[in-house]
RNA sequence: AUUAAAUAGCAGCCGAGAUCCGUUCCCACCCGUAGGGAGGUGAAUGGAUGCGGGGGACCCAGAAUUCGGGGCGUAUUCCUCUUUGAGGAUAGGGCACUUCCAGGCCCGAGCCCGUCAGCUAACCUCGUAGGCAUAUGGAAGGGCAACA
Numbered sequence: 001a002u003u004a005a006a007u008a009g010c011a012g013c014c015g016a017g018a019u020c021c022g023u024u025c026c027c028a029c030c031c032g033u034a035g036g037g038a039g040g041u042g043a044a045u046g047g048a049u050g051c052g053g054g055g056g057a058c059c060c061a062g063a064a065u066u067c068g069g070g071g072c073g074u075a076u077u078c079c080u081c082u083u084u085g086a087g088g089a090u091a092g093g094g095c096a097c098u099u100c101c102a103g104g105c106c107c108g109a110g111c112c113c114g115u116c117a118g119c120u121a122a123c124c125u126c127g128u129a130g131g132c133a134u135a136u137g138g139a140a141g142g143g144c145a146a147c148a
Base pairs, nucleotide, nucleotide: 009144010143012132013131014130018049019048020047021046022045023044024043025042026040027039029037030036031035050128051127052126053125054124055123060118068116069113070112071111072110077089078088079087080086081085092107093106094105095104097141098140099139100138101137102136
């Protein structure tokens, strides 16, 4: 390097973005004419639990107010160019149960508040979306299932 054979349980990813209980409508089934019962890959809406965020005292911290200030988020900062876009790096972040080691790949955006917010107990309040499809090797330790 080639050929052949044997062996191999399961777990998705980013993200806070999940679970449960109702109500009304729509669909349609059963009993039966009085109404009752049981449903759904349907629509709207309410509540609870869990998770995530913001505001908000004393104390502490702190000098600040157009060069405005601030929040969510890993997404900050720097350089270059044919400059409103592009490229190169970078703090930081992600990669299939968790941690460590080795190796490799990728992101490094965007949005919001509206002159206003340090921390912050009580308390108040908001969100619970959206987007994807790959899986490296070794060691240690776990979860579920099956068998004994």